The RNA shown here (Bacterial RNase P class A) has 353 nucleotides and comes from a Deltaproteobacteria bacterium.
Its mean pLDDT, the model's own confidence on a scale to 100, is 75.
It matches the Rfam family "Bacterial RNase P class A". By type it is a ribozyme.
RNA sequence: AGGGGUAGACGGGUGGCCGCUCCGCAUGGCGGGGAGGAAAGUCCGGGCAUCAAAGGGCAGGAUGGUCCCUAACAGGGACUGGGGGAGACCCUAAGGAAAGUGCAACAGAAAAUAUACCGUCCCGUAAUAUACGGGAUAAGGGUGAAAUGGCGAGGUAAGAGCUCACCAGCCCUGUGGUGACACAGGGGCUUGGCAAACCCCAUCCGAUGCAAGGCCAAAAAGGGGUCGCACAAUUGGUGCGAGGGGAGUGCCCAUCCCUUAACCCGGGUAGGCCGCUUAAGACUCAGGGCAACCUGAAUCUAUAGAGAAAUGGUCACCGAAAACAGAACCCGGCUUACAGUCUACCCCCUUUU
Numbered sequence: 001a002g003g004g005g006u007a008g009a010c011g012g013g014u015g016g017c018c019g020c021u022c023c024g025c026a027u028g029g030c031g032g033g034g035a036g037g038a039a040a041g042u043c044c045g046g047g048c049a050u051c052a053a054a055g056g057g058c059a060g061g062a063u064g065g066u067c068c069c070u071a072a073c074a075g076g077g078a079c080u081g082g083g084g085g086a087g088a089c090c091c092u093a094a095g096g097a098a099a100g101u102g103c104a105a106c107a108g109a110a111a112a113u114a115u116a117c118c119g120u121c122c123c124g125u126a127a128u129a130u131a132c133g134g135g136a137u138a139a140g141g142g143u144g145a146a147a148u149g150g151c152g153a154g155g156u157a158a159g160a161g162c163u164c165a166c167c168a169g170c171c172c173u174g175u176g177g178u179g180a181c182a183c184a185g186g187g188g189c190u191u192g193g194c195a196a197a198c199c200c201c202a203u204c205c206g207a208u209g210c211a212a213g214g215c216c217a218a219a220a221a222g223g224g225g226u227c228g229c230a231c232a233a234u235u236g237g238u239g240c241g242a243g244g245g246g247a248g249u250g251c252c253c254a255u256c257c258c259u260u261a262a263c264c265c266g267g268g269u270a271g272g273c274c275g276c277u278u279a280a281g282a283c284u285c286a287g288g289g290c291a292a293c294c295u296g297a298a299u300c301u302a303u304a305g306a307g308a309a310a311u312g313g314u315c316a317c318c319g320a321a322a323a324c325a326g327a328a329c330c331c332g333g334c335u336u337a338c339a340g341u342c343u344a345c346c347c348c349c350u351u352u353u
Base pairs, nucleotide, nucleotide: 002348003347004346005345006344007343008342009341010340012318013317014316015315016314017313018312020034021033022032023031024030025029036324040335041334043333044332045331046330047329048209049208050207051206055253056252057251058250060205061204062203063202064201065079066078067077068076069075080094081092082091083090084089095200096199100198101197102194103193117141118140119137120136121135122134123133124132125131149167150166152164153163154162168190170187171186172185173184174183175182176181213274214273215272216271222265223264224263226242227241228240229239230238231237243259244258245257246256247255281300282299284297285296286295287294288293
């Protein structure tokens, strides 16, 4: 210098004039603020709000290596197993097939309680060859994505873990580790694949959502809502029981409330205010931790709050440059889109010193 990997930053700025909106001071004005790294998707998790309290079971749904972080998560960090790459690094849907059901077209002899098509060896008949019958075999060949561990030697009639050595898988013991697991030693020789098929196992899970929900004003049109017993007693009422109605998925049980209802039917109201921006917040330092992150101290919070939806127009200058694109209760993630420029560390390779 070139190529690659990982993590991040900017993504217009300054000033004048006019305009919109919020806040503060205060009056006819002055000062200060005014879209994003994804504001997108609405995919996941919450905060907050309502359902009077919120237990158990079935159904349903989600997650799936280990440990840690977090308010929580299908998120993040570190590590382990497997795969890819020369490497820096990247990907991972990574529990169970001996609980059961199911699938694997075609080909092939046979697709898992699964084999003998070709071939090889032995015996018999015939007998130059060759052909037929019986027995043994799964090393060789064929079919297939996949065929009863792999490779080599010995052995055998020919073969086979039949035996041996080296590996893989499985089991046991020891060491290291919080653990997944790794390493070492030993042992019988060996018990297909798919669960991103249904399923089993483990863990977790109320619903609805700012058009949630609350306050004020105004308007209107109300109606329905079972019995028995006892007490009391003008009416009204109190208690118990049955029935009925209701309460947080869909069902059931439990529990509780009402029966003057929190329930059902019907009518009116579409106005104003709140919710609405102080947040599991931001930044700096110190300590702990490999890291994600946690703890403590100090500082800041005139840092958007519209409500049919505000942040615009114009001039000048700077600049290498302006892509994707506009908040609507708020926050933590994930995914997608993105012209151009820059920074740091790591890997490979070339040249020079």
The sequence was found by an Rfam model in a public genome assembly.